[in-house]
About this RNA: This is a predicted structure of a 75-nucleotide RNA (transfer RNA) from an archaeon. Its mean pLDDT, the model's own confidence on a scale to 100, is 81.
RNA sequence: GGGCAAGUAGAUCAGCUCGGUUAGAUCGCAUCGUUCGCAACGAUGAGGCCGCGUGUUCAAAUCACGCCUUGUCCA
Numbered sequence: 001g002g003g004c005a006a007g008u009a010g011a012u013c014a015g016c017u018c019g020g021u022u023a024g025a026u027c028g029c030a031u032c033g034u035u036c037g038c039a040a041c042g043a044u045g046a047g048g049c050c051g052c053g054u055g056u057u058c059a060a061a062u063c064a065c066g067c068c069u070u071g072u073c074c075a
Stems, first nucleotide, its partner, number of pairs: 001074007010027004020058001029045005051067005
């Protein structure tokens, strides 16, 4: 320098194929209940402007282009 894959909650990941009603799950975290207390269990809640920018569209996590980061392969 070139090819491919990935980037979404604190962590691990769905959702992208086929654009459309509130972006969800598990773990973690907070509060409450249960207990003499802890764990476990149950209930509730907080936490995301979907890597960045531009464009297309009535409408973009999803499509197009550029860029950044990480991994991997080739030279």
Rfam family: tRNA. Rfam classes the family as a transfer RNA.